Record summary: Transfer RNA from an uncultured Porphyromonadaceae bacterium, 72 nucleotides, folded computationally. Rfam family: tRNA.
[in-house]
RNA sequence: AGCGAGAUAGAGCAGUGGCAGCUCGCUGUGUUCCCGGCACAGAGGUCGUGGGUUCGAAUCCCACUCUCGCAA
Numbered sequence: 001a002g003c004g005a006g007a008u009a010g011a012g013c014a015g016u017g018g019c020a021g022c023u024c025g026c027u028g029u030g031u032u033c034c035c036g037g038c039a040c041a042g043a044g045g046u047c048g049u050g051g052g053u054u055c056g057a058a059u060c061c062c063a064c065u066c067u068c069g070c071a072a
Base pairs, nucleotide, nucleotide: 002070003069004068005067006066007065010024011023012022013021018055026042027041028040029039030038031037048064049063050062051061052060
């Protein structure tokens, strides 16, 4: 050099064209004498990068970067 898989919130992961979500974590409030637990609410995302297709792209196409694996 070649082939395959992957990159989405702090962590782990869903989401195969039409509002970007779940669990844990974080913050606040309530409950409690306090903590924990529980309940409710909230913050946190240029969906790896750059182009293309489309009325519309995390999703389809192309190139590139990085990670893991296969083979040699």